The RNA shown here (transfer RNA) has 84 nucleotides and comes from an uncultured archaeon. Its mean pLDDT, the model's own confidence on a scale to 100, is 81. RNAcentral records the identical sequence in 2 taxa. Rfam family: tRNA. The family's RNA type in Rfam is transfer RNA. Its family is annotated with triplet codon-amino acid adaptor activity in the Gene Ontology.
RNA sequence: GUCGGGGUAGCCUAGCCUGGUAAGGCGAUAGACUCGAGAUCUAUUGCGCUUGUUCGCUCGGGAGUUCGAAUCUCCCCCCCGGCG
Numbered sequence: 001g002u003c004g005g006g007g008u009a010g011c012c013u014a015g016c017c018u019g020g021u022a023a024g025g026c027g028a029u030a031g032a033c034u035c036g037a038g039a040u041c042u043a044u045u046g047c048g049c050u051u052g053u054u055c056g057c058u059c060g061g062g063a064g065u066u067c068g069a070a071u072c073u074c075c076c077c078c079c080c081g082g083c084g
Base pairs, nucleotide, nucleotide: 001083002082003081004080005079006078007077010026011025012024013023020067027045028044029043030042031041032040046057047056048055049052060076061075062074063073064072
């Protein structure tokens, strides 16, 4: 240089093809149980604030298409691999 795969909440991983509420696990916090801890069970857990059953924002960065984008298109950045 070129081709392919990948980047999603503190961490891991779905969701993308086929656009429509960002899901699950780990971890964390609180409670139950226990003399205490572990294990187990229950609840909560992306971020923000003016705390809402009704708000705003968020999928590597930016732009575009669309009523609507993690998803489609374009450009760029980073990681892994193949070829040269």